Large-subunit ribosomal RNA, domain VI from Candidatus Walczuchella monophlebidarum, 253 nucleotides, folded computationally. Its mean pLDDT, the model's own confidence on a scale to 100, is 87. RNAcentral holds the full RNA, with entries from ENA and SILVA. The organism belongs to Candidatus Walczuchella, within Bacteria. A source record names the gene rrl. Rfam family: Bacterial large subunit ribosomal RNA.

[in-house]
Context: one part of a larger RNA
RNA sequence: CGUUAGAAGCUUGAGUGGAGCUAACUCUAGUACGAGAGGACCGAGUUGGACUAACCUCUGGUGUAUCAGUUGUGCUGCCAAGUGCAUCGCUGAGCAGCUAUGUUAGGACGAGAUAAGCACUGAAAGCAUAUAAGUGCGAAGCUUACCACAAGAUGAGGCUUCUUUACAAGAGACGUUGGAGAUUACGACGUUGAUAGGCUACAGGUGUAAAGACAGUAAUGUCAUAGCCGAGUAGUACUAAUUUCUCGUAAGU
Repeated sequence: CGUUAGAAGCUUGAGUGGAGCUAACUCUAGUACGAGAGGACCGAGUUGGACUAACCUCUGGUGUAUCAGUUGUGCUGCCAAGUGCAUCGCUGAGCAGCUAUGUUAGGACGAGAUAAGCACUGAAAGCAUAUAAGUGCGAAGCUUACCACAAGAUGAGGCUUCUUUACAAGAGACGUUGGAGAUUACGACGUUGAUAGGCUACAGGUGUAAAGACAGUAAUGUCAUAGCCGAGUAGUACUAAUUUCUCGUAAGU
């Protein structure tokens, strides 16, 4: 821009793409078969491999915004207590998030038309013949079925609802933002408010802070499950989402 007024929501599916894998073992059954040796079809089940997708409950990894220990050195006048730098100084742990080696799921079942092939009925050709007319079965292959996209499918589809002089319905800008994200886009919210921050409580991490008292000559220990804390859950208007602006209407009858 188009889809023949303008919108919002929900959809149909022409068509397109993806997936499609495979092994071992058990039962049937040491059965059929075979002198024996050996050893099935068909059917049922179990456990795997590789691949794919989603997720983080578990097992782990990471976790330079969390906690603790500790070395050297500088600084806060000194002690104590902190802080800067040294690969995050080093070391031990670690929530959320992100992850695989972790967890869960998938390939299917079925249907239709067939290939090679196997057949039925059956003439030409009194027989025979699966074929000439007619009919059936038959594959990981084809069309479906499963997953995703999909009306620019210009053949531009369908359904429901809303709206137009009082700048309508609606959309955008702006702001607070997100399991969304390079930007954009998409989603939530904007006081008729829990959108983000803060605060409170809880979960979770670290591991018992400083100061003081007590015990001990002292190191140190106890009072003390402390203190501190990022992303998590819930609550709470304390702070910020203020005020507002722009676009958007007569096609048909």